[in-house]
Context: one part of a larger RNA
RNA sequence: UUGGGUUUAAAGGGUGCGUAGGCGGCCUUUUAAGUCAGUGGUGAAAUCUUGCCGCUUAACGGUAAAAUUGCCAUUGAUACUGAAAGGCUUGAGUACAUUUGAGGUAAGCGGAAUGUGUAGUGUAGCGGUGAAAUGCUUAGAUAUUACACAGAACACCAAUUGCGAAGGCGGCUUACUAAACUGUUACUGACGCUGAUGCACGAAAGCGUGGGGAGCGAACAGGAUUAGAUACCCUGGUAGUCCACGCCGUAAACGAUGCUCACUCGCUGUUUGCGAUACACAGCAAGCGGCCAAGCGAAAGCAUUAAGUGAGCCACCUGGGGAGUACGAUCGCAAGGUUGAAACUC
Numbered sequence: 001u002u003g004g005g006u007u008u009a010a011a012g013g014g015u016g017c018g019u020a021g022g023c024g025g026c027c028u029u030u031u032a033a034g035u036c037a038g039u040g041g042u043g044a045a046a047u048c049u050u051g052c053c054g055c056u057u058a059a060c061g062g063u064a065a066a067a068u069u070g071c072c073a074u075u076g077a078u079a080c081u082g083a084a085a086g087g088c089u090u091g092a093g094u095a096c097a098u099u100u101g102a103g104g105u106a107a108g109c110g111g112a113a114u115g116u117g118u119a120g121u122g123u124a125g126c127g128g129u130g131a132a133a134u135g136c137u138u139a140g141a142u143a144u145u146a147c148a149c150a151g152a153a154c155a156c157c158a159a160u161u162g163c164g165a166a167g168g169c170g171g172c173u174u175a176c177u178a179a180a181c182u183g184u185u186a187c188u189g190a191c192g193c194u195g196a197u198g199c200a201c202g203a204a205a206g207c208g209u210g211g212g213g214a215g216c217g218a219a220c221a222g223g224a225u226u227a228g229a230u231a232c233c234c235u236g237g238u239a240g241u242c243c244a245c246g247c248c249g250u251a252a253a254c255g256a257u258g259c260u261c262a263c264u265c266g267c268u269g270u271u272u273g274c275g276a277u278a279c280a281c282a283g284c285a286a287g288c289g290g291c292c293a294a295g296c297g298a299a300a301g302c303a304u305u306a307a308g309u310g311a312g313c314c315a316c317c318u319g320g321g322g323a324g325u326a327c328g329a330u331c332g333c334a335a336g337g338u339u340g341a342a343a344c345u346c
Base pairs, nucleotide, nucleotide: 004317005316006315007300008299012314014201015200016199017198021194022193023192025088026087027086028085029084030083031082033081034080035077036076037075038074039073040072041071042070049065050064051063052062053061054060091191092188093187094186095184096183097182099180100179103177104176105175106174107173108172109171110154114150115149116148117147118146119145120144121143125136126135162169163168206247207246208245209244210243211242215241216240220236221235222234223233258313259312260311261310262309263308266291267290268289269288270287271286272285273284274283295302296301319346320345321344328339329338330337331336
């Protein structure tokens, strides 16, 4: 390389947009590049293969044929692919009408809880645990009442719910903004699919500058436990968690399942829309779930949301360790990221 694979054995890129490339709907005409057929030329000899022959045989040699799967020229064929022209509407998109939702960004507002401050009532404990102690408290704590302030998160609703490409998104209101579905079938007329490189987004932690800091809380301190206890438990507590701007670019970034299209029994729940509207209820489309048939699978299981049957494109795998390491390159302020071996060993 061919082949075989990628839910769990090695293996789907974290996600999207998209360049090159690859692949691409129906009909007609032209062309004849690919493709197919004929003819001519060339494709040195030796080698290889086959027939016959020569050394006593063989190796070896001689001779003839075949082969040389290729290239060039030329004459034809036109189904398929390509190229050119014209047309079509079912793929794709646009328009119009409605609907839906924790989709995004920004601003404002709200109540509960927590903490703190001030004032009042009130008196000896509070807190914490398996049990304690550290800690707080007569300078009046804990508890309780009133007022004020601060920051962060939004109980119930809440659901096998919904939205988003993924990460993710949940109090309320407003502004701006993105999307999807359904219906009409009006318009464009293949405008499509995938996508190396690239670009953008990308939880948490971490980094830079400036704010903020209630609660929680790495590090750290103390108290316990213990043989020890650099832990689990308790009392405190700094970074951080929050905001703005800029980096980082990784996760069990998981459905451990790439994207798109077509086809393949059924039953059942639910969300949204259409239809029907009267409360029922069968139907259609798009989602989100459960169960099962054929089929698949090593099995577990998957099963119209496929891991079934096919097509297109991309990514990735090839025994374990060494190792996601070394070296080099590149990105980063750094931490580190990306790319990524070998010796040796079993």